[in-house]
RNA sequence: GACUCCAACGGCGAUGGAGUUCGCCGUGAACCACCGCGUCGGCGGUUGAUGACUCCUACCGGACC
Repeated sequence: GACUCCAACGGCGAUGGAGUUCGCCGUGAACCACCGCGUCGGCGGUUGAUGACUCCUACCGGACC
């Protein structure tokens, strides 16, 4: 000096908040879903508030009062 690993810190994991946990990234980074069509400029459509679990809020469907 380079690379790797661990710890700490910060950020991220297609729509909000919180807890727990996992993974990724270290700022030219991680991340920014899927399907169909297309002249590849774009157009149309679908699912989900989670990376995962739980709770809250919002939304959707059904039943009962």
Molecule: Fluoride riboswitch aptamer (crcB RNA motif)
Organism: Gemmatimonadota bacterium